[in-house]
Molecule: c-di-GMP-I riboswitch aptamer
Organism: Syntrophomonadaceae bacterium
C1' cells in the first nucleotide's frame, strides 16, 4: 500500500418503539430512544422482499370488491461499484 479484523485506542451510525410530519400505502424526513453494526458510509446497475396509486380485467347490492402489475419503496436482505478511520494477531 493491498488482504485482514484485537478483551487495542479515538470516534461514528442507530434497530424496535414513541411522538410529529410527507405519502395511496410501502416507506421516508425529524426529535426522542438503543436492537445491533468494522463500513449499519454512498451508489438503485443485477436479483430478492414489500407497496399497488394509476392503468388493465373480472364481479357487483353500482356502493364497492377481487386478480395482475412498478413508473414507488428497501442500501439494517444479497451481490456489485466507489470512497474511508485505527493498525494488534
Nucleotide at each position: 500500500g493491498a488482504c485482514c479484523g484485537a478483551c487495542a485506542a479515538a470516534g461514528g451510525c442507530a434497530a424496535a418503539c414513541u411522538u410529529g410530519u410527507c405519502g395511496a400505502a410501502a416507506g421516508g424526513c425529524a426529535a426522542g430512544g438503543a436492537c445491533g453494526c468494522a463500513a449499519a458510509g454512498c451508489c438503485a446497475u443485477g436479483g430478492a422482499u414489500c407497496u399497488a396509486a394509476a392503468a388493465c380485467u373480472c364481479c357487483u347490492c353500482a356502493g364497492g370488491g377481487a386478480g395482475u402489475c412498478a413508473u414507488g419503496a428497501c442500501a439494517g436482505c444479497c451481490a456489485g461499484g466507489c470512497c474511508a478511520c485505527c493498525g494488534a494477531a